[in-house]
RNA sequence: GCUGGUAUGGUGUAGUGGCUAGCAUUGAGGCCUGUGGAGCCUUAGGCCCGGGUUCGACUCCCGGUACCGGCC
Numbered sequence: 001g002c003u004g005g006u007a008u009g010g011u012g013u014a015g016u017g018g019c020u021a022g023c024a025u026u027g028a029g030g031c032c033u034g035u036g037g038a039g040c041c042u043u044a045g046g047c048c049c050g051g052g053u054u055c056g057a058c059u060c061c062c063g064g065u066a067c068c069g070g071c072c
Stems, first nucleotide, its partner, number of pairs: 001071007010025004018055001026044006048064005
């Protein structure tokens, strides 16, 4: 230099153009209990960045950044 993949709450992960962006964990509050670091309920927190396409983008396209791999 060329090229493939990945990027989603604090962490791990799902998401086939219209989902209230789901799950687990975590934090906060509550219930339960002789006790709770078990169990249950409620709640908080997320689409890497900039453009484009579209009525509508986490999703498709272009460029960039970071990480992982391949080629030279």
Notes:
This is a predicted structure of a 72-nucleotide RNA (transfer RNA) from Candidatus Iainarchaeum sp. Its mean pLDDT, the model's own confidence on a scale to 100, is 80. It matches the Rfam family "tRNA". By type it is a transfer RNA. RNAcentral holds the sequence, with entries from ENA. The organism belongs to Candidatus Iainarchaeum, within Archaea.